[in-house]
Parts: sequence; C1' cells; structure tokens
RNA sequence: GGGCCCUUAGCGCAGUGGUUAGCGCAGAAGACUCAUAAUCUUUUGGUCGUAGGUUCGAAUCCUACAGGGCCCA
Repeated sequence: GGGCCCUUAGCGCAGUGGUUAGCGCAGAAGACUCAUAAUCUUUUGGUCGUAGGUUCGAAUCCUACAGGGCCCA
C1' cells in the first nucleotide's frame, strides 16, 4: 500500500428498511430468610463509533473518516 470482517447499555451479544431498540450477566429496590447466599418480582441504564448521503421512513442501504482484528504485498 491492497483486500475482508467488526464497532448497538458497565460487559457479552441479537436486531439486516416501518411497532416502543431488545436478551443474558452486572447495578438498584422489594419478596423469601434469624441473617447471608441462592431463587422470584420489579426496575435503572443507549447521541446504535463519527460526519454526510439515499428514502415518506435508516441501528439496518451508500460514501468518507476513526478505532480494532485477520490475510496479502
């Protein structure tokens, strides 16, 4: 220098054009218990990497950039 893949909650991930962006773990509150753990219930938390574009409508499609990984040279 070239090619491909990834970036979504504190962490691991799903969601591939239209509800309200979700699941598990973690956090908080409650129930249970003499108490703790476990279990159950409820609940907080998101500029969907950044900036543009396409579209009636974008996490999703396109472009550029940033960060990370793999391969080739």

Predicted 3D model of a 73-nucleotide RNA (transfer RNA) from a Coriobacteriia bacterium. Its mean pLDDT, the model's own confidence on a scale to 100, is 83. Its Rfam family is "tRNA". Rfam's curators write: Transfer RNA (tRNA) molecules are approximately 80 nucleotides in length. By type it is a transfer RNA. Its family is annotated with triplet codon-amino acid adaptor activity in the Gene Ontology. The sequence was found in a public genome assembly. The organism belongs to Coriobacteriia, within Bacteria.